Annotation: RNAcentral holds the full RNA, with entries from SILVA. The part of an RNA shown here (small-subunit ribosomal RNA, central domain) has 353 nucleotides and comes from a metagenome. Its mean pLDDT, the model's own confidence on a scale to 100, is 87.

[in-house]
Context: one part of a larger RNA
RNA sequence: UUGGGCUUAAAGUGUCCGUAGCCUGUUUAGUAAGUUCCUGGUUAAAUCGGAUAGCUUAACUAUCUGUCUGCUAGGAAUACUACUAUACUAGGGGGCGGGAGAGGUCUGAGGUACUCCAGGGGUAGCGGUGAAAUGCUAUAAUCCUUGGGGGACCACCAGUGGCGAAGGCGUCAGACUGGAACGCGCCCGACGGUGAGGGACGAAAGCCAGGGGAGCGAACCGGAUUAGAUACCCGGUUAGUCCUGGCUGUAAACGAUGCGUGCUAGGUGUUGGUAUGGCUAUGAGCCGUAUCAGUGCCGUAGGGAGACCGUUAAGCGCGCCGCCUGGGGAGUACGGUCGCAAGGCUGAAACUU
Numbered sequence: 001u002u003g004g005g006c007u008u009a010a011a012g013u014g015u016c017c018g019u020a021g022c023c024u025g026u027u028u029a030g031u032a033a034g035u036u037c038c039u040g041g042u043u044a045a046a047u048c049g050g051a052u053a054g055c056u057u058a059a060c061u062a063u064c065u066g067u068c069u070g071c072u073a074g075g076a077a078u079a080c081u082a083c084u085a086u087a088c089u090a091g092g093g094g095g096c097g098g099g100a101g102a103g104g105u106c107u108g109a110g111g112u113a114c115u116c117c118a119g120g121g122g123u124a125g126c127g128g129u130g131a132a133a134u135g136c137u138a139u140a141a142u143c144c145u146u147g148g149g150g151g152a153c154c155a156c157c158a159g160u161g162g163c164g165a166a167g168g169c170g171u172c173a174g175a176c177u178g179g180a181a182c183g184c185g186c187c188c189g190a191c192g193g194u195g196a197g198g199g200a201c202g203a204a205a206g207c208c209a210g211g212g213g214a215g216c217g218a219a220c221c222g223g224a225u226u227a228g229a230u231a232c233c234c235g236g237u238u239a240g241u242c243c244u245g246g247c248u249g250u251a252a253a254c255g256a257u258g259c260g261u262g263c264u265a266g267g268u269g270u271u272g273g274u275a276u277g278g279c280u281a282u283g284a285g286c287c288g289u290a291u292c293a294g295u296g297c298c299g300u301a302g303g304g305a306g307a308c309c310g311u312u313a314a315g316c317g318c319g320c321c322g323c324c325u326g327g328g329g330a331g332u333a334c335g336g337u338c339g340c341a342a343g344g345c346u347g348a349a350a351c352u353u
Stems, first nucleotide, its partner, number of pairs: 004324003007307002012321001014201004021194003025088002028085004033081002035077008048066007091191001092188003095184003103177007110154002114150008125136002162169002206247006215241002220236004258320006266298014302309002326353003335346004
């Protein structure tokens, strides 16, 4: 419980695709189902509203009339909705063109650092800290140098820069491949929007099987600190982090802001495209102007409890979906369902305040 809300007070599903449903551009003609009007039938009586009358009045009763919002048959209207047909191009899609990009998958190549092994040089410390100690080192460490092996990562460029639906994506080259922007206005001709169920994707951690293991490093073991120190600091180190195949399906999965569409002042950066002007060392150059698409900052009207938002809206409208209803109990219990498990999804109540 509504004529209310969902950035931060409770509340936008993590994201996309899509079934049913709901909603849906412009034109003409037809039909007349919805819709509107007229007429008939029916809508029992009582009850109910109005008028009058009868009991002295009232209650009560009677008569007349209305109501009974509905159903049904026939007739008429055609604006809107619907259906059928027709045409259109502003939505949407396709085509062509030259560009932008860490978009994805696979393969190959490279770079510094690190670590290990071996050779050479060299000798007593190294390492670590607030200070130390544990630790390493005469089986020669640390340090310098040569060679080899290994795994992970990709400095600078790097930018409120780019790309992607989100998660996310950053050395270089190649192969395959997805999407978007701009320009042309060539083609199709409403083919669209949203989306309950459903499906796919989905960081990190975790799980299963097989590899790999340099560095880092939960747990664990030591050394310190401390009253204690199950920590912070130090020395080790296992899972893990990496790869392949499968599972899990959650995050402050955040813009804490669902998707689509139209309308409503500007200013200033920046990225990509297009058109165009000037300069020119003619360069894939430099400086402008206009415009489309993205991405930031400021700000008008307006909004907002305020913070703030403000053409990338949280303004003004429309369409569709999801969600909220005091705090705790509790995202718990029970049941169902999914999962190997961990657990996920769905999701109360008593009681308390």